[in-house]
A computed fold for a 1399-nucleotide RNA from an uncultured bacterium, annotated as small-subunit ribosomal RNA. It matches the Rfam family "Bacterial small subunit ribosomal RNA". Its mean pLDDT, the model's own confidence on a scale to 100, is 82.

RNA sequence: UGCAGUCGAGCGAACUGACGGAGGAACUUGUUCCUCUAGACGUGAGCGGCGGACGGGUGAGUAACACGUGGGAAACCUACCUUUCAGCGGGGGAUAACGUUCGGAAACGGACGCUAAUACCGCAUAACGAUAACAGUCGCAUGAUUGUUAAAUAAAAGACGGCUCUGCUGUCACUGAAAGAUGGACCCGCGGUGCAUUAGUUAGUUGGUAAGGUAACGGCUUACCAAGACGAUGAUGCAUAGCCGACCUGAGAGGGUGAUCGGCCACACUGGGACUGAGACACGGCCCAGACUCCUACGGGAGGCAGCAGUAGGGAAUCUUCCGCAAUGGACGCAAGUCUGACGGAGCAAUGCCGCGUGUAUGAAGAAGGUCUCCGGAUCGUAAAGUACUGUUAUCAGCCAAGAACAAUUCACAGAGUAACUGUUGUGGAUCUGACGGUAACUGAUCAGAAAGCCACGGCUAACUACGUGCCAGCAGCCGCGGUAAUACGUAGGUGGCAAGCGUUGUCCGGAUUUAUUGGGCGUAAAGGGAGCGCAGGCGGUGACUUAAGUCUGAUGUGAAAGCCCACGGCUCAACCGUGGAAGGUCAUUGGAAACUGGGUCACUUGAAUGGAGCAGAGGAGAACGGAAUUCCAUGUGUAGCAGUGAAAUGCGUAGAUAUAUGGAGGAACACCAGUGGCGAAGGCGGUUCUCUGGGCUCACAUUGACGCUGAGGCUCGAAAGCGUGGGGAGCGAACAGGAUUAGAUACCCUGGUAGUCCACGCCGUAAACGAUGAGUGCUAAGUGUUGGGAGGCUUCCACCUCUCAGUGCUGGCGUCAACGCAAUAAGCACUCCGCCUGGGGAGUACGGCCGCAAGGCUGAAACUCAAAGGAAUUGACGGGGACCCGCACAAGCGGUGGAGCAUGUGGUUUAAUUCGAAGCAACGCGAAGAACCUUACCAGGACUUGACAUCUGAUGCAUAACCUAGAGAUAGGUGGAAUUCUUCGGAACAUCAAGACAGGUGGUGCAUGGUUGUCGUCAGCUCGUGUCGUGAGAUGUUGGGUUAAGUCCCGUAACGAGCGUAACCCUUAUCACUAGUUGCCAGCAUUCAGUUGGGGACUCUAGUGAGACUGCCGGUGACAAACCGGAGGAAGGUGGGGAUGACGUCAAAUCAUCAUGCCCCUUAUGUCCUGGGCUACACACGUGCUACAAUGGAUGAUACAGCGAGAAGCGAAGUCGCGAGGCCAAGCGGAUCUCUUAAAGUCAUUCUCAGUUCGGAUUGUUCUCUGCAGCUCGAGAGCAUGAAGCCGGAAUCGCUAGUAAUCGUGGAUCAGCACGCCACGGUGAGUACGCUCCCGGGUCUUGUACACACCGCCCGUCACACCACGAAAGUUUGUAACACCCGAAGCCGGUGGCCUAA
Repeated sequence: UGCAGUCGAGCGAACUGACGGAGGAACUUGUUCCUCUAGACGUGAGCGGCGGACGGGUGAGUAACACGUGGGAAACCUACCUUUCAGCGGGGGAUAACGUUCGGAAACGGACGCUAAUACCGCAUAACGAUAACAGUCGCAUGAUUGUUAAAUAAAAGACGGCUCUGCUGUCACUGAAAGAUGGACCCGCGGUGCAUUAGUUAGUUGGUAAGGUAACGGCUUACCAAGACGAUGAUGCAUAGCCGACCUGAGAGGGUGAUCGGCCACACUGGGACUGAGACACGGCCCAGACUCCUACGGGAGGCAGCAGUAGGGAAUCUUCCGCAAUGGACGCAAGUCUGACGGAGCAAUGCCGCGUGUAUGAAGAAGGUCUCCGGAUCGUAAAGUACUGUUAUCAGCCAAGAACAAUUCACAGAGUAACUGUUGUGGAUCUGACGGUAACUGAUCAGAAAGCCACGGCUAACUACGUGCCAGCAGCCGCGGUAAUACGUAGGUGGCAAGCGUUGUCCGGAUUUAUUGGGCGUAAAGGGAGCGCAGGCGGUGACUUAAGUCUGAUGUGAAAGCCCACGGCUCAACCGUGGAAGGUCAUUGGAAACUGGGUCACUUGAAUGGAGCAGAGGAGAACGGAAUUCCAUGUGUAGCAGUGAAAUGCGUAGAUAUAUGGAGGAACACCAGUGGCGAAGGCGGUUCUCUGGGCUCACAUUGACGCUGAGGCUCGAAAGCGUGGGGAGCGAACAGGAUUAGAUACCCUGGUAGUCCACGCCGUAAACGAUGAGUGCUAAGUGUUGGGAGGCUUCCACCUCUCAGUGCUGGCGUCAACGCAAUAAGCACUCCGCCUGGGGAGUACGGCCGCAAGGCUGAAACUCAAAGGAAUUGACGGGGACCCGCACAAGCGGUGGAGCAUGUGGUUUAAUUCGAAGCAACGCGAAGAACCUUACCAGGACUUGACAUCUGAUGCAUAACCUAGAGAUAGGUGGAAUUCUUCGGAACAUCAAGACAGGUGGUGCAUGGUUGUCGUCAGCUCGUGUCGUGAGAUGUUGGGUUAAGUCCCGUAACGAGCGUAACCCUUAUCACUAGUUGCCAGCAUUCAGUUGGGGACUCUAGUGAGACUGCCGGUGACAAACCGGAGGAAGGUGGGGAUGACGUCAAAUCAUCAUGCCCCUUAUGUCCUGGGCUACACACGUGCUACAAUGGAUGAUACAGCGAGAAGCGAAGUCGCGAGGCCAAGCGGAUCUCUUAAAGUCAUUCUCAGUUCGGAUUGUUCUCUGCAGCUCGAGAGCAUGAAGCCGGAAUCGCUAGUAAUCGUGGAUCAGCACGCCACGGUGAGUACGCUCCCGGGUCUUGUACACACCGCCCGUCACACCACGAAAGUUUGUAACACCCGAAGCCGGUGGCCUAA
């Protein structure tokens, strides 16, 4: 900004003025113009009628008769429509419009004058209707109905047609009445919601009488009377919400929802109100108030999209200011028709549902390319390309629907009506009407051409690789992924799923038996009220009769349509649509059945109760009495302590304690008996006696006749502590004080001690008030105790046995339970009733309410937060738990370390570098069995770049060596020469050059790995098969009784066997035998300086083969076993000694620097070469050693006895030189032959005589030696000189059990040289072990556990800092609700007055 009107066939006036008629003018003589008359069609305003109460929108309000469903009305209305009956007579006065005029900006209004009607008003006519009275009939009642009588009440002489036109007639109107239909108003039963931390609500409220009012019943309203009405079956209040058909989900029962479509309700800017009308308190009407917007001349006015489009705003988000009345429907009209954003259509949005396409066939060189790769290949993949087709769709062209039936006009026929015709009504034919739309569909032509995405790929859950990243970036529904090899992040390739969609988010249901009616639970997981009595309620024994409320069944009515389901049909299919059926109720009425439940009646005795006789008892209340003990007081005796503790102290005591004796006071509690014994509802109850009193059990009969069970609210009882008032107060004893302990000790222990504990009365009302197990009834194997009764048997008695009732315990079967367990005293099988639970924390807290003097109790949340909390059982680990056992673990001993000096390793520090690794035991004389250069990995400087080293390709042909020069050297330059090795004559080998593939790395990761190793630990363990037990994890075996070094063996045993470990087999050593005798040996025989030589095999020895030792024998112990103790014999005796040998596993133990190796990193350097330096530093700390501190010794001299080993760039004799280290020369020996090689401690002598020394040897000076290119940094050794610390070592700590410790020397590896280290060898050669309490480590069984990364565990609280949320706070501001009062708009009703009109 546009979309409720319509009717001129209701009315008057106005305008336009077609076709006509008459007259005039012009001329172009049939045209135009003008005037008058008549006036069709039409137009808009007004009066009048009907409609604007329908249709369309929205869900604010509403917890209500609003809705749904079924009823009621004897308590109602209904325009238009249909049917029937009867009418339509005769009059009247106004008023809009209009004209004149006035006011106002406008909206609009005033005055005067005129006019019409289907507008308005009297009169006539009328009853079957209404009212009143009477009578009859009917109804459960109010009442209904029929008849009679009385009085009152209406209208349009209209409009339009037709005709034979004074009139008749038709249609449409109009009036009265009776019905119908439609629509509406009213009443009632039932149904659908959250909170009880809302428990009382109500004054027209509840009822009555009368009146008023309404279409109508009614407190709807008023007056009077009564005091009622509703409520635990939830009133009232608060919060939330339109209700339903239906929709989503679910196996169902249910749960959630109320968009579209349909029914009902409510609302129309917010609140109030009435008017008109058949109908409204009215979406596009009126009045008032308010908020907002607009106009204004400031005086005043206008408006209401929750109609269709559309705009703005808000928002995560929701469309075109389209076409048409052709169809369907509606309003008006006689009709044509007009109106209709209802509606029919189109547009926009993948918003949903359905359908279709994006090609089909063939095509292996398995193309190119991508990705992966074990480098062979695999995969994308017949996929593509190529070849041959098709044309749904697309594009172009052609043809072209159904949806249309009416109405109207006309023709024909028929019915009723009329005196008759026309007309009217009905039927049939013809004409005419399409927004969508040239749309659907069909036909032809052309081109594979224009048409595929999204999500996922760790498990749930279908689908896997590579790269990048490196607890970062990120992912995530749950579990969780990511810290350098990520199928989990990002990307790529591949794969899976769905597909014009896909994925995410939100909501609802499901899974969830996780609110359990179907269909759960309460001993320990959440959950039995502390206990009883008992109103309401729920449930209830046996036999009859009756009833029919529940229940079951039949019929009738209804449960709208649409939807769901089934069948058939129409669009090419489908979605969609049409037709028919079925289904749907806690519904209503009615007929029937009578088992069960309920109601009524009559009976019964078994449940329950009463009466009789007995019995037991710490059952309760009150009163009285008693003895023992503690304390206190008095007195006597008596003297120095008492008391207390782990040990002490505080305390008491010479003012006389404790102890002891006598007397007295006072309070509290009642030893023994005493007992898983008794009583009580529970709490609880214990000296004795008396009084009062409750309950229980047993026995036998009698009586009542279901009187019973449970029990929300309610009432009562209810340990201890606590509170109030008044007593009492001996002991004990919170608080408090003191003493101890302790780091502290507001505790544990000790000395005191107040409330309290006790009594009376009154509160409190809670406890692990527990059997963590509500009450009642019935049923379901046994065995064994005990308490109180009864019966029987047997007994002189006491006893004993059997049965039984009521309690109270234990064991145990079935059953049950998640397991543990329970098991006639059930946690079993069933029934009835009550209470309680629904993840952990917040929290039994806050707020509110009730109770209490208070303390506090009862009831009892939420926000927020976590992904668990919890139960029972299992395996381990752990324990300042228990039992048993072992080990140089302790103890008993011997010798050390820790103190000194030096050596060596480490830390730290320093440095250019002090390369790297090892880190409690199990790193630290470790890798390193040997750093001056090398090693060497580090640092500085100088060089090289296919490289110092390997393979491949091409070219060249030699090369290496030698010499000179420069340089620190690597290297560079030069000189020079050589024609070399093998050859199948191709070449190979070697060297140089070139290019790239590659080399190289002691660079990183031992937490990516292999291999190797350490350690628990040479500890005795670790497992498996089958069987059995357990729901299972698991258990058993492997535990138990003995025994052992041993899970070694024996016995027992739901286990029986087996494996890896133990042991044995192996090496060595101790004895003997046999064999063999050289380089070994020498008894006898010769010989020599010498086993030197001859000779010998006897011995030693060597090295081969054997023997021997097995608890075999004897005695004892033991279970007749295994085994242990003792003994004999024997070289050796119980594993003879020593070694090698190391189970399953633990420590992410060690090593990427032995080696190997994945990945990452460097590539003129993190690689390679060279020179020099460093690994050797030095305020310091630690580990491991050596030498000492001396007389069991030092020094000097003499002298005796080993074993294992090594040796050719080697060991090196003898000789000789040197004080010596060593040098020179040189024999022998690859070694039972030679050499290293004199072993030392020891023994025999001499000396030193307790001292920083004749101890000790560091350090330093000096002179030398050796190795080696080279001893400065930085080697070892010798001589002389020097002669430090140190006089046996604090706390602490190490090794060792016999040829061991201790002590003494010797050899070897590495090695040019360098050992106090390491690995071997022999000589001399002890002490001690009662024993297992303790420390450490380990094994087995058992126990507890909130631990499982396993006690180096787990875990609690405060504080500091930061952040988040909430609170307090002087105040300030506002909402909602209730009640009372004041002012009060419009409006309606009433009263009273005035004015106007014919009314």